Predicted 3D model of a 72-nucleotide RNA (transfer RNA) from Thelotrema lepadinum.
Its mean pLDDT, the model's own confidence on a scale to 100, is 82.
Rfam family: tRNA. Rfam classes the family as a transfer RNA.
The RNAcentral record of the sequence draws on ENA.
RNA sequence: GCCUCUAUGGCGUAGUGGUAGCGCGUCGCACUUGUAAUGCGAAGGUCACUAGUUCGACUCUGGUUGGAGGCA
Repeated sequence: GCCUCUAUGGCGUAGUGGUAGCGCGUCGCACUUGUAAUGCGAAGGUCACUAGUUCGACUCUGGUUGGAGGCA
């Protein structure tokens, strides 16, 4: 220099165009003499950035940035 993959709550991840889910963690309540465990509930996401396509984009396309890998 060129090519490929990847970016989604604090962490790990699902989501092939129509309301962003799950597990762990956090907080509250119940249970307990108390703690843990367990049960119930809640908060927490400008889906890396930017532009485009579309009635509608986490999803498709171009570019930028970060990460991983390959070729020379």